[in-house]
Context: one part of a larger RNA
């Protein structure tokens, strides 16, 4: 000098930030992902306009938000590479013909304490399946073979869609060079191990997997092992070189009770999806079930220590929708905390050779001290009253914040100062008490009867809404 700080004493206001560093410990409660009736059949209501609802179906739930456990690794950073994928969006080309059978909802029945489950029957679609066509695409032994589609709204124009394919944008998967850590009191490590061939698998390269063959591969330029650790842009310090760190914000990665697995899908091996196992908690009629805050609040615990179970979708952005709009603890705000930085105030001028009181004294006086009182002035701040935004894009309407910021007026010095030190380092000294006691202390060292070093008082010095201490880094 710095700090995500804590502790002690003290504490007026505002702005901007920041706020579980410990137990990736366990969690009551509420909310955090829905949306579309312009895909579809139905149920209920109806003012006959329509509205509401579960279900089928579509898109989204792979984003956004959290955390840092694991990871020394192509995880990250940087520079490259070739064997890839890509919903929505943009540009180009072509098409959108004709059929079929189901399953929910509904209804009937059955089982179960519940969670829920089973059976019979009916039904629609942008759900599902054949046929046709093939600009195009895939495969090809170059002859050929194979591959689509869905409609809805509107009086209409048309709009929104659907199918195939080429290209783009953005996103992602994969490979490589180089770079960033401590230990040799870790010296050898390795069997899918290293390479090849055939096969499989993937969107794609590849021991990624498998069979066979060969015997390789790595290592003192530190392999292997152990320990530690998310990485980066950056942050702090420093003249720099360097050292230390990686909280907030931004990019990437990893994780989502622990371990494993796949399903769906353009995308996941999926925080608020599924299955299995385990630990834990809860319900139970004991047969069986339910759950996962490292989302926002909040609780318990741990700890020196870290906030409201707040308001709003007004803005920005995201999901869905033709739209109106709905949803969003993302976000925008407010609340709490001197936790940090910055700014402001606690008044200004005058006022005695100098009140009182305190302290010291050689008893003369000195000092506190222009300090106070007192006189004049001001009103930042405060209180009250009046007015009152921008943020709204978009003509109208629409503001959580908020009657906030800000402006004007009135009142009255009124509402507002502490803390640490005073032996040297180091700026600031006396008195009393104590008597190697009680105590102080960063180092040197003070204290055993005159202690500027302990305690108190007066005085003084430093900083000031803070001051001091402790921890950590340079």
């Nucleotide at each position: 000098g710095a700090u995500a700080a804590a502790c002690g004493u003290u504490g007026g206001c505002g702005g901007u930030g920041u706020g579980c560093c410990u137990a990736a410990u366990g969690c009551a409660u509420g909310c955090a992902a829905g949306u579309c009736g312009c895909a579809c059949g139905g149920a209920g209501c109806u003012u006959c306009g329509g509205c509401u609802c579960a279900g089928u179906g579509g898109c989204g739930g792979a984003c956004g938000g959290g955390u840092g456990a694991g990871u020394a690794a192509c995880a990250c950073g940087u520079a490259g590479g070739a064997a890839c994928c890509u919903g929505c969006c943009c540009g180009g080309a072509a098409g959108u013909g004709g059929g079929g059978g189901a399953c929910a909802a509904c209804u009937c029945c059955u089982c179960g304490a519940a969670a829920g489950a089973g059976g019979g029957g009916c039904u629609a679609a942008u759900a599902c399946c054949g046929c046709a066509u093939a600009c195009g695409g895939u495969c090809u032994a170059c002859g050929g073979a194979c591959c689509a589609a869905a409609g809805c709204a509107g009086c209409a124009a048309u709009g929104c869609g659907c199918u195939u394919u080429c290209g783009g944008a953005g996103g992602g998967g994969c490979c490589u060079g180089c770079g960033g850590u401590g230990g040799a009191u870790u010296a050898g490590c390795u069997a899918g191990u290293u390479g090849g061939u055939g096969g499989g698998g993937u969107a794609a390269u590849g021991g990624c997997c498998u069979a066979c063959c060969a015997a390789g591969g790595c290592g003192a330029c530190g392999a292997u092992c152990c320990a530690u650790a998310g990485c980066u842009g950056g942050u702090c310090u420093g003249a720099g070189a360097g050292g230390a760190c990686g909280g907030c914000c931004a990019g990437c990665c990893a994780c989502a009770c622990u371990g494993g697995g796949a399903c769906u899908g353009a995308g996941a091996c999926a925080c608020g999806g599924c299955c299995c196992a385990g630990a834990c908690u809860c319900c139970u009629a004991c047969g069986g079930g339910a759950g996962g805050c490292a989302g926002c609040a909040g609780c318990a615990a741990g700890g020196a220590a870290u906030u409201u179970u707040c308001c709003g979708c007004a803005a920005u952005c995201g999901a869905c929708g033709c739209a109106a709009g709905u949803c969003g603890g993302a976000c925008g705000g407010a609340g709490c905390a001197a936790c940090a930085c910055c700014g402001c105030g606690u008044g200004g001028g005058g006022g005695a050779a100098g009140a009182a009181g305190g302290c010291c004294c050689u008893a003369g006086g000195g000092u506190u001290g222009u300090a106070a009182a007192c006189c004049c002035c001001u009103u930042u701040u405060g209180u009250g009253a009046g007015g009152g935004a921008a943020g709204a894009a978009g003509a109208u309407c629409u503001g959580a914040c908020g009657g906030u910021a800000c402006c004007u007026c009135a009142c009255g010095a009124a509402u507002a100062a502490g803390u640490c030190a005073c032996g040297g380092c180091u700026a600031a000294c006396u008195a009393c008490g104590u008597g190697c006691c009680a105590g102080c202390a960063g180092c040197c060292g003070c204290g055993g009867u005159a202690a500027u070093a302990c305690g108190u008082a007066g005085g003084u010095g430093g900083c000031g809404a803070a001051c001091g201490u402790u921890g950590u880094c340079c």
Predicted 3D model of a 474-nucleotide part of an RNA (small-subunit ribosomal RNA, 5' domain) from an uncultured bacterium. The prediction has a mean pLDDT of 89.